Model confidence (mean pLDDT): 87 of 100. This is a predicted structure of a 97-nucleotide RNA (SAM riboswitch aptamer (S box leader)). The sequence was found by an Rfam model in a public genome assembly. The model forms 97% of the base pairs in the Rfam consensus.
């Protein structure tokens, strides 16, 4: 890079540095010089691979991941339209290429 399966209304942030943006796209709507992405430091959640063992709503946390708002919200297509349902794109794990 692609492909396949799984998952998502839950949960987790302080400081240094740096200086102007971020929140995947388009629309909205929102954080943001009382500091935006990065980047370093400790943290912290969570439990997908992994351990282990009494094998189960177990338990630990080594490898990933997350740690503003429901994947922040919508997007297409149905319905019995202040709403729900599936899809479909993004995301991340695990396997395969």
């Nucleotide at each position: 890079u692609c492909c396949u399966u799984a998952u998502a209304a839950a949960g987790a942030g302080u400081g240094g540095u740096u200086g102007a943006g971020g929140g995947a796209c388009g629309g909205g709507c929102c954080c943001u010089g009382u500091g935006a992405a990065g980047c370093c430091a400790c943290g912290g959640c969570a439990a997908c691979c992994u351990g282990c063992c009494u094998u189960g709503c177990g338990c630990a946390a080594g490898g990933u991941g997350c740690u503003a708002a429901a994947u922040c919200c919508u997007g297409c297509g149905g319905u019995u339209u202040u709403a729900c349902c599936g899809a479909a794109a993004g995301a991340u794990a695990a396997g395969g290429u």